[in-house]
Predicted 3D model of a 545-nucleotide part of an RNA (large-subunit ribosomal RNA, domain I) from Catenibacterium sp. Rfam family: Bacterial large subunit ribosomal RNA. The organism belongs to Catenibacterium, within Bacteria.

Context: one part of a larger RNA
RNA sequence: GGCGUACGGAGAAUGCCUGGGCACAGAGAGGCGAUGAAGGACGCAGCUGAACAGCGAAAUGCGGUGACGAGCGGUAAGCACGCGAUGACCCGCCGAUAUCCGAAUGGGGAAACCCCUCCGCUCAAGAAGCGGAGACCGCAUGACGACCGUCAUGACGGGGCAAUACGCAGGGAACUGAAACAUCUAAGUACCUGCAGGAAGAGAAAGAGAAGUCGAUUCCGUAAGUAGCGGCAUGAGCGAAAGCGGAGGAGCCCAAACCGGACACAGUCCGGGGUUGUAGGACCGCCGGUAAAGAUGACAUGAAGAGUCAGGAGAAUCCCAUGGGAAGGGGAUCCGAAGAGGGUGAGAGACCCGUAUCCGAAGGCUCGACAUGGAUCGAGGCUGACACCUGAGUACGGCGGGGCACGUGGAAUCCUGCCGGAAUCAUCGGGGACCAUCCCGAAAGGCUAAACACUACUCUGUGACCGAUAGCGAACCAGUACCGUGAGGGAAAGGUGAAAAGAACCCCGGGAGGGGAGUGAAAGAGAACCUGAAACCGCAUGCCC
Numbered sequence: 001g002g003c004g005u006a007c008g009g010a011g012a013a014u015g016c017c018u019g020g021g022c023a024c025a026g027a028g029a030g031g032c033g034a035u036g037a038a039g040g041a042c043g044c045a046g047c048u049g050a051a052c053a054g055c056g057a058a059a060u061g062c063g064g065u066g067a068c069g070a071g072c073g074g075u076a077a078g079c080a081c082g083c084g085a086u087g088a089c090c091c092g093c094c095g096a097u098a099u100c101c102g103a104a105u106g107g108g109g110a111a112a113c114c115c116c117u118c119c120g121c122u123c124a125a126g127a128a129g130c131g132g133a134g135a136c137c138g139c140a141u142g143a144c145g146a147c148c149g150u151c152a153u154g155a156c157g158g159g160g161c162a163a164u165a166c167g168c169a170g171g172g173a174a175c176u177g178a179a180a181c182a183u184c185u186a187a188g189u190a191c192c193u194g195c196a197g198g199a200a201g202a203g204a205a206a207g208a209g210a211a212g213u214c215g216a217u218u219c220c221g222u223a224a225g226u227a228g229c230g231g232c233a234u235g236a237g238c239g240a241a242a243g244c245g246g247a248g249g250a251g252c253c254c255a256a257a258c259c260g261g262a263c264a265c266a267g268u269c270c271g272g273g274g275u276u277g278u279a280g281g282a283c284c285g286c287c288g289g290u291a292a293a294g295a296u297g298a299c300a301u302g303a304a305g306a307g308u309c310a311g312g313a314g315a316a317u318c319c320c321a322u323g324g325g326a327a328g329g330g331g332a333u334c335c336g337a338a339g340a341g342g343g344u345g346a347g348a349g350a351c352c353c354g355u356a357u358c359c360g361a362a363g364g365c366u367c368g369a370c371a372u373g374g375a376u377c378g379a380g381g382c383u384g385a386c387a388c389c390u391g392a393g394u395a396c397g398g399c400g401g402g403g404c405a406c407g408u409g410g411a412a413u414c415c416u417g418c419c420g421g422a423a424u425c426a427u428c429g430g431g432g433a434c435c436a437u438c439c440c441g442a443a444a445g446g447c448u449a450a451a452c453a454c455u456a457c458u459c460u461g462u463g464a465c466c467g468a469u470a471g472c473g474a475a476c477c478a479g480u481a482c483c484g485u486g487a488g489g490g491a492a493a494g495g496u497g498a499a500a501a502g503a504a505c506c507c508c509g510g511g512a513g514g515g516g517a518g519u520g521a522a523a524g525a526g527a528a529c530c531u532g533a534a535a536c537c538g539c540a541u542g543c544c545c
Stems, first nucleotide, its partner, number of pairs: 001544005007538003015530001016495002020466002022463007029455002031161002039101003042056003046079002051075002053060001062095005071083003106115003116134007136158003139154006166197001167195005177184001181231001207214002218247005228238002251447003254391001258272006277425001279390003283384001285382003294377003299373004305367005311359003317332004333350002335339001341353003396420007406432001427442005482489002502529001505516004
């Protein structure tokens, strides 16, 4: 020195654990904000200084009300001092207070700071203090005005934030694929912007399309990777619809003709009327009728009750031995609408918290049978004549584009930038160029639940989900420390013990650390603390060199 063995050091794997996370389900909620949000800054305690949490100069809290019932002054021990059966603390609900910044809004500004005007109160006045008002945009009303617009008033509205979610709309890539690449694809995706709702959008046929059929919209399945589209003789690829089966189910209102009223009467406004395709309405006449039963998404008020925001009741066990400790073992017994689960010194139906079941609110919020009121519908029918009305720079055409699964194609249908430009029910649109026949429908106004999307948040629950290099980045004071000018990037880090009983006292040492003593079942559990593998380093030794 090597190999081996034993014992140590160092090290942290492994095992076990879980206060955290992940996913999903059901229900709720789906918003907050000028009555100042979200998010922050700075403060607030007897010691108190820092941090987190809580709160706001009324600051670790104030008032009311309910629930609870013996302790309490957060994490957080200690000292000191207090509070509490006249019911504290904790918990629910309703209030009060709520500095400064922040949409930030009197002006400014390098956020949490600086500066100003007016009014009111206190005051004799001033100063000072306290309180209030003062941004911009839109709308309404009023005044002024030559169209523009200006001013005043308003307890009218907006603004910003939130889930990087879901929705609609305005814009809109490229990588990539085509084994290159340009049409094409990726994709109307990503991304930007606007706006909204708890959902949004769509929606009551100028539909579908061949059944002489269906009957608003939406969503799912199917039809079907079909029909088609496609640098089509050959690409990558794109990709329906009807129908059928299901979820859900709901239908309505204007404009106009005509009549009436008001007026600054060419017209506008208001009321009546009217709302459709087997056309309907207006108009004339006749009948019925002056209004009921009934219906109703939505409204107002009340309201049984329900849910939610604190809670409450809640069955049944003892003995023996072992052990530090019994819940495990042995013995005897009991409850069960409760043998879910967790805890307790080890493995507990009967010890604790709970569980099954049942009960509960003065008050807040939500729903709400039902009642009342109001509104709407119900609410007209028939005949006739006539041609008054039935959405115009519209439909449609040309050119250029876009959207439709459909790339210009034979290209219908839908949208429209430019140009042109109808008909008016004997009308008009559609049925995939176009024409005829036939059939279906009534555009150029509007509203409309449910079924379908999503989950930041609340409650409850579940897991052939993870178990500290896993699971969220974060089990721990983490979006922290730290890095970066910045946008941004972004960690590591859990475990004494049943209980601190956390080692009085003595000894060595400056201390660190250690040795005794003591605690404990264990200290080789001593806080650098469960278990404590390996690399690595020692000490000892056997063999070999």